[in-house]
Context: one part of a larger RNA
RNA sequence: GGAUGAACGCUGGCGGUGUGCUUUAGGUAUGCAAGUCGAACGAGUUUGUAGCAAUACAAGCUAGUGGCGGACGGGUGAGUAAUACGCAAGAAUCUACCCUCGAGCGGAGAAUAACUGACCGAAAGGUUGGCUAAUACUCCAUGGUAACUACGGUUUAAAGGACUUAACGGUCCACUUGAGGAUGAGCUUGCGUCCUAUCAGCUAGUUGGUAAGGUAAUGGCUUACCAAGGCUAUGACGGGUAUCUGGACUGAGAGGUCGGCCAGACACAGGGGCACUGAGACACGGGCUCCACACCUACGGGUGGCAGCAACCAGGAAUAUUGGGCAAUGGACGAAAGUCUGACCCAGCGACACCGCGUGAAGGAUGAAGGCUCUAGGGUCGUAAACUUCUUUUGAUAGUCCCUUCAAAGACUAUAGAAUAAGCCUCUACUAACUACGUGCCAGAAGUCUCGGUAAUGCGUAGGAGGCAAGCGUUAUCC
Numbered sequence: 001g002g003a004u005g006a007a008c009g010c011u012g013g014c015g016g017u018g019u020g021c022u023u024u025a026g027g028u029a030u031g032c033a034a035g036u037c038g039a040a041c042g043a044g045u046u047u048g049u050a051g052c053a054a055u056a057c058a059a060g061c062u063a064g065u066g067g068c069g070g071a072c073g074g075g076u077g078a079g080u081a082a083u084a085c086g087c088a089a090g091a092a093u094c095u096a097c098c099c100u101c102g103a104g105c106g107g108a109g110a111a112u113a114a115c116u117g118a119c120c121g122a123a124a125g126g127u128u129g130g131c132u133a134a135u136a137c138u139c140c141a142u143g144g145u146a147a148c149u150a151c152g153g154u155u156u157a158a159a160g161g162a163c164u165u166a167a168c169g170g171u172c173c174a175c176u177u178g179a180g181g182a183u184g185a186g187c188u189u190g191c192g193u194c195c196u197a198u199c200a201g202c203u204a205g206u207u208g209g210u211a212a213g214g215u216a217a218u219g220g221c222u223u224a225c226c227a228a229g230g231c232u233a234u235g236a237c238g239g240g241u242a243u244c245u246g247g248a249c250u251g252a253g254a255g256g257u258c259g260g261c262c263a264g265a266c267a268c269a270g271g272g273g274c275a276c277u278g279a280g281a282c283a284c285g286g287g288c289u290c291c292a293c294a295c296c297u298a299c300g301g302g303u304g305g306c307a308g309c310a311a312c313c314a315g316g317a318a319u320a321u322u323g324g325g326c327a328a329u330g331g332a333c334g335a336a337a338g339u340c341u342g343a344c345c346c347a348g349c350g351a352c353a354c355c356g357c358g359u360g361a362a363g364g365a366u367g368a369a370g371g372c373u374c375u376a377g378g379g380u381c382g383u384a385a386a387c388u389u390c391u392u393u394u395g396a397u398a399g400u401c402c403c404u405u406c407a408a409a410g411a412c413u414a415u416a417g418a419a420u421a422a423g424c425c426u427c428u429a430c431u432a433a434c435u436a437c438g439u440g441c442c443a444g445a446a447g448u449c450u451c452g453g454u455a456a457u458g459c460g461u462a463g464g465a466g467g468c469a470a471g472c473g474u475u476a477u478c479c
Base pairs, nucleotide, nucleotide: 001479002478003477004476006475007474008473009472010471013357014356015355016354017353018352019350020349021315026313027312028311030310031309032308035068036067037066040065041064043062044061045060046059047058048057049056050055075268076267077266085192086191087190088189089188090187093185094184098181099180100179101178102177103176104175106140107139108138109137115130116129117128118127119126120125146155147154148153160173161172162171163170164169194240195239196238201231202230203229206228207227208226209225210224211223212222213221243265244264245263246262247258248257249256250255270291271290272289273288274287293304294303295302296301321347323346324345325344329343330341331340332339333338360390361389362388363387370381371380372379373378396415397414398413399412400411401410423468424467425466426465427464429448430447434463435462436461437460438459444451445450
């Protein structure tokens, strides 16, 4: 000198674009953050129409069965020094929705929730009798594929719905199966990836083989048996620290330091463990279990998980609103209309950072008054002010246009008015900028050398000067 997710002191006019718990992965009141589909299904209920009524039709609401989605999106960086990440290869794999091509979609059945009856419980919730539907479940048929095979065979699938037609049928969306694609994911290998030897030996599923099990798949992944291997001064093992990368800062470069925002990957969801469902999880707003904590309780027992968005308490030098909207982009569901979406888009707060603009312009000497200083003549603040003429950025008021979910903002026009707007640090040398008074090794200053003990350009105040400027200094850290 440059830089920062900064903080502190003094000061503070406006706008744009960014950015904002670096500390306790501490604890959380409250609200919201994942639903959707009636064109899969049966009920209950409300309204309307037709009807004397039973009932039928239409529109809505409610919980339930069923489907798809809750594995994405959002957060955080605790753990992890290699089951991670980066680059480059590979073979023994899976892939819902989507795309292409081919084949099919025949027949039958038993239940169950909702509902209703009874009962238990403070609640959370549960037990039991009865009824019912489906794109829920089961069986038979067919058999391309796949598996097994004594090569004769055996086993293995499906679902309907809406619209339309007088009907046959047609269209669309679904369903089953095969081949391929796309996307995503799992696995293996090579190379690279911090400090420490005041860590020198480490290892028994350990290293390899055979057989079996397991997995979507290879493999000590697991088990039995056999062999005795495997790693290591090119640093094993241990200890410490740490998410990694694209990149960021600095530097002429080589290099050094860092990894906040944005993007890719990984890991985690109060601490530990476990599986279920599913194409995909060992699952942040799913489940079980142990622990800690908190809440409710009729003391028998239950309930919860903000490292989602806001917000609160605590901690801290320190970090924002319990805001608006689904209008845009994107996502889930749906045939669609649409519903949901604290993702996202906006607004609010903070000079936290960068960038831009402004705080007036021109003229004006009696060099006014006043301050400071003086050799008392003068010098200086100083064209600075006053005063004259002019302008209106910004701000104020009003209007038009454009844009917008609504706003804000933007563009343009008019009106009045210099009006609404300057500070901070420094002045011995390094280092740009000096005098007076006060103080008297005191009070104090200080980045370094140092300054101050009666003439202090170094302390304090004033005048003046220098630097930067809506900022200026200080502190911390990196180059």
The prediction has a mean pLDDT of 83. Small-subunit ribosomal RNA, 5' domain from a Patescibacteria group bacterium, 479 nucleotides, folded computationally. The RNAcentral record of the full RNA draws on ENA and SILVA.